[in-house]
The part of an RNA shown here (large-subunit ribosomal RNA, domain IV) has 329 nucleotides and comes from Candidatus Hodgkinia cicadicola. The coordinates come from a structure-prediction model, not an experiment, and the mean pLDDT is 86. Lineage of the source: Bacteria > Pseudomonadati > Pseudomonadota > Alphaproteobacteria > Candidatus Hodgkinia.
Context: one part of a larger RNA
RNA sequence: UUGCGCUGAAGGAACUCGGCAAAUUCAACGCGUAACCUCGGGAGAAGCGUUGCCUCCCUCGGCGCAAGCCGUGGUGGCGUAACACAAAAGGGGGGAGCGACUGUUUACCAAAAACACAGGACUCUGCCAAAUCGAAAGAUGAUGUAUAGGGUCUGACGCCUGCCCAGUGCUGGCAAACAAACGGCGGAGGUCUCGAAGCUUCCGCCGCAAGUCCCAGUCAACGGCGGCCGUAACUAUAACGGUCCAAAGGUAGCGAAAUCCCUUGUCGGGUAAGUUCCGACCUGCACGAAUGGCGUAACGACCCCUCCGCUGUCUCCAGCGCAAGCCCA
Numbered sequence: 001u002u003g004c005g006c007u008g009a010a011g012g013a014a015c016u017c018g019g020c021a022a023a024u025u026c027a028a029c030g031c032g033u034a035a036c037c038u039c040g041g042g043a044g045a046a047g048c049g050u051u052g053c054c055u056c057c058c059u060c061g062g063c064g065c066a067a068g069c070c071g072u073g074g075u076g077g078c079g080u081a082a083c084a085c086a087a088a089a090g091g092g093g094g095g096a097g098c099g100a101c102u103g104u105u106u107a108c109c110a111a112a113a114a115c116a117c118a119g120g121a122c123u124c125u126g127c128c129a130a131a132u133c134g135a136a137a138g139a140u141g142a143u144g145u146a147u148a149g150g151g152u153c154u155g156a157c158g159c160c161u162g163c164c165c166a167g168u169g170c171u172g173g174c175a176a177a178c179a180a181a182c183g184g185c186g187g188a189g190g191u192c193u194c195g196a197a198g199c200u201u202c203c204g205c206c207g208c209a210a211g212u213c214c215c216a217g218u219c220a221a222c223g224g225c226g227g228c229c230g231u232a233a234c235u236a237u238a239a240c241g242g243u244c245c246a247a248a249g250g251u252a253g254c255g256a257a258a259u260c261c262c263u264u265g266u267c268g269g270g271u272a273a274g275u276u277c278c279g280a281c282c283u284g285c286a287c288g289a290a291u292g293g294c295g296u297a298a299c300g301a302c303c304c305c306u307c308c309g310c311u312g313u314c315u316c317c318a319g320c321g322c323a324a325g326c327c328c329a
Base pairs, nucleotide, nucleotide: 001324002323003322004321005320006319007318008317010315011314014313019310027051028050029049030048031047036041038156052078053077054076056074058073060071061070062069063068079083091308092307093306094305095304097302098300099299103115104114119154120153121152122151123150124149125148131140132139133138157295158294159293160292162225163224164223167222168221169218170217171216172215173214177212178211182207183206184205185204186203187202188201189200190199191198226244227243228242229241230240253287254284265281266280267279268278269277
């Protein structure tokens, strides 16, 4: 000096990104417990008290044939600095965010607000099902049958989920147009020297599928959801008007937010002092409704703010023990 363990005056988070680490708390019994709530919870909430030993009789329970033993409850008393005397053995409260929850995960830097999840929705599938594996046979689906099975999205619960089908996709329809192989008809040529038929090459025309085009439907399909100018008897603002564009111009709810650049926005709260936090405002650079919106009791080794308790985290370090480091052998 380092590691591990322990103790500490006064102060008590002043430390620090952050109470990281440590300390506090810790058992049993009795009392007592708020908001909120899905009435289950929240709850071991919080908070307070008791605990040793002796005595006596009674009480109840267990065991035993019995004597009695063990435990529980009650009465009176005694001592200590200290009575759950060692060990084991919750710190707690308040306010936000996210995710409902228990679960799952990057084996060896991430455990989470990521994944999953019950629940919701759309869509495909009538059974030799759809879907999947496989040149195939065959198999899974399933010894199942639409209250079933596959795919996709959302993610308990509560209140809800607005407008747009122009583009892309999907589904349905489809008169005309475009249109293959193929077929028909016609023409020309080739094929033993000529010719018919056959075969064959080329040209022209006609017929013909899905599809494309076209017409509709469909957004819990992919997705999208405006600009400029003016206007009220203070000012400001604009319920109102005009105009351009668009398929439609963002509804409810929320909003400086896990989203706000300007920004430490402004106001209020908390502090002596607060770029964080909480409550508001709305000027939303660039929220917004199952790529779900907004709430929500309970839950969380999640994340942020704060209070009480507690402490060597710190002011500011000191001492002790163990192990190493250094020197000698």